[in-house]
RNA sequence: UGGAUGAACGGGCAAACCCGGCGAAAGCCGGCGGCGCAAAGCUACAGGGCCUUCCAAGCCACCUCAUUCCCCGAGGUGGCUUCAAUGGCAGCCAGCUACCAAG
Repeated sequence: UGGAUGAACGGGCAAACCCGGCGAAAGCCGGCGGCGCAAAGCUACAGGGCCUUCCAAGCCACCUCAUUCCCCGAGGUGGCUUCAAUGGCAGCCAGCUACCAAG
């Protein structure tokens, strides 16, 4: 000098709940608050993983128009299923960077 670990000092960040705002939602921003964190700093296009589901497609039911009966067709409402991130999560793993310092 570099690397690993990290007692102490000085500090740092800030979970959930609640309030206000944005958003379809996941979630984010601000305030309160403090569960915790030695990287709870940054990165979502280094990578893995997870969350949501606006749109879209299909099915069912009801209503309206049309049909002076029904079917077919069109529109609207509600429910269910599938797909889907150009959305989100870094306090899931991870990548990068890093203050002080005993042993």

c-di-GMP-I riboswitch aptamer from a Planctomycetota bacterium, 103 nucleotides, folded computationally.
Its mean pLDDT, the model's own confidence on a scale to 100, is 79.
The sequence was found by an Rfam model in a public genome assembly.
Rfam family: c-di-GMP-I riboswitch aptamer. Rfam links the family to the GO term cyclic-di-GMP binding.
The organism belongs to Planctomycetota, within Bacteria.